The part of an RNA shown here (large-subunit ribosomal RNA, domain VI) has 246 nucleotides and comes from Candidatus Syntropharchaeum sp. GoM_oil.
Its Rfam family is "Archaeal large subunit ribosomal RNA".
NCBI's taxonomy places the organism under Archaea, Methanobacteriati, Halobacteriota, Candidatus Syntropharchaeales, Candidatus Syntropharchaeum.
[in-house]
Context: one part of a larger RNA
RNA sequence: UGUUUUGAGGUCUGAAGGUAAGUUGCUUUUAGUACGAGAGGAACAGAGCAACGGCGCCUCUGGUCGAUCGGUUGUCCGACAGGGCAUUGCCGAGCAGCUACGCGCUAAGGGAUAAGGGCUGAAAGCAUCUAAGCCCGAAACCCACCCUGAAAAUAGACCUCUUUAAGGGCAUGGAUAAAAGAUCCGUUUGAUAGAGUCGGGGUGUACGCACCAAGGCAACGAGGUGUUCAGCCUGCGACCACUAAU
Numbered sequence: 001u002g003u004u005u006u007g008a009g010g011u012c013u014g015a016a017g018g019u020a021a022g023u024u025g026c027u028u029u030u031a032g033u034a035c036g037a038g039a040g041g042a043a044c045a046g047a048g049c050a051a052c053g054g055c056g057c058c059u060c061u062g063g064u065c066g067a068u069c070g071g072u073u074g075u076c077c078g079a080c081a082g083g084g085c086a087u088u089g090c091c092g093a094g095c096a097g098c099u100a101c102g103c104g105c106u107a108a109g110g111g112a113u114a115a116g117g118g119c120u121g122a123a124a125g126c127a128u129c130u131a132a133g134c135c136c137g138a139a140a141c142c143c144a145c146c147c148u149g150a151a152a153a154u155a156g157a158c159c160u161c162u163u164u165a166a167g168g169g170c171a172u173g174g175a176u177a178a179a180a181g182a183u184c185c186g187u188u189u190g191a192u193a194g195a196g197u198c199g200g201g202g203u204g205u206a207c208g209c210a211c212c213a214a215g216g217c218a219a220c221g222a223g224g225u226g227u228u229c230a231g232c233c234u235g236c237g238a239c240c241a242c243u244a245a246u
Stems, first nucleotide, its partner, number of pairs: 007161006016148003022052008035040001053106005061100004068093005073086005095235001109143003116136004172186004192244003196239004200234004208227005215220001
């Protein structure tokens, strides 16, 4: 864009397509049973677990975390404080997020068959699974399960709203979304984002001041203690219309 429709919104159907979504092993019950003189020694069926693979997730454990906090070296900003640069200067820790080494799920069945096993049964008075007919039979095949799927041109169905418009778009605050589009949520009948407050979390006890301090004539003085579970930060949660969604 088309199709149905005057125009929309929603819920479906399922033609067709995709997949490997599972695979394997161990233990155990069956059972010291069937079988066998004994020695030995099953299976059908059921249960539990594990490994690999697949899909999803981040509560725990671990990794990362160039958000963040702290320590520290050299140098520069005259000194302090606070900072810049040096691979993030180096080092320690690290929430959210992303992850695996972590966690959850990963079933049973049906149909038609292959090799094969059979029934009935002639040709061929017998025999024969086969010639007619019939019954079983595999991780493979087709369903079932899962995913996509009205552009399936034979172009579908149903429900609701609708010219008083319904609905959508632009714009606007954004994120469960994100290269651009798109998607999703909100727009004062409001907690959508920011600010603020509180809570949780990270780091680890800030600056200043007071006192102590080896040494020193003194000036000064690394460092320590108290103020201080401080200070700083916060991609999380709640509250709150202060700011912006007019």